[in-house]
C1' cells in the first nucleotide's frame, strides 16, 4: 500500500401575506434541492437511489430481476466548468385533503382537475458516507 470481510454509526430540504364564513391547495411574494460520476464545485449533464407497475422465488416480514421516472440556456473568466461568477428560465413520485383557481353545465357549497412547502405510508427503505475490527499482499 493492495485487497476482501465483519460490526457500528450516519444517510432529503423548504413559508409568509391578502381575500375569505372556511384555503399551509386560490392569488401575490419568497423558500428548498437525495447520492456516486464528470479536467473544476450540478435540482435540469452521465448514473444510481426513493414512489409506482410486471415477472420470479418465498410466502409473516421479504429477496431477486426487468420496466417506469421531471426540468437551461445565455454572457465572462480560464488549460479545463450545461458544475464556478453574473443574468435568464424550468421541473418537481404515490396516496388524502382541497372554497371565489381553470373546465363542463340553464343553474345549483353540483361535477372534473388542482400542494415541491400540509397530513400520510416514513420512528420505513435507500443509493450511498464514515469510523473501527480482522484477515491477505
Nucleotide at each position: 500500500c493492495c485487497u476482501g470481510u465483519g460490526u457500528u454509526c450516519c444517510g432529503g430540504g423548504g413559508u409568509c401575506g391578502g381575500u375569505g364564513a372556511g384555503a399551509a391547495u386560490c392569488c401575490g411574494a419568497a423558500c428548498c434541492g437525495g447520492c456516486g460520476g464528470u479536467g473544476a464545485a450540478a435540482g435540469u449533464c452521465c448514473g444510481c437511489g426513493a414512489c409506482c407497475c410486471c415477472c420470479g422465488c418465498g410466502c409473516c416480514u421479504g429477496c431477486g430481476g426487468g420496466g417506469c421516472u421531471g426540468a437551461u440556456c445565455c454572457a465572462g473568466u480560464g488549460a479545463a466548468a450545461u458544475u464556478c461568477u453574473g443574468g435568464u428560465a424550468c421541473c418537481g413520485a404515490c396516496g388524502g385533503u382541497g372554497a371565489u383557481a381553470a373546465g363542463c353545465g340553464a343553474a345549483a357549497u353540483g361535477c372534473u382537475u388542482u400542494a415541491g412547502u400540509c397530513c400520510g405510508g416514513a420512528u420505513g427503505a435507500g443509493a450511498g458516507g464514515a469510523a473501527c475490527g480482522c484477515g491477505c499482499c
Molecule: FMN riboswitch aptamer (RFN element)
Organism: Enteractinococcus sp.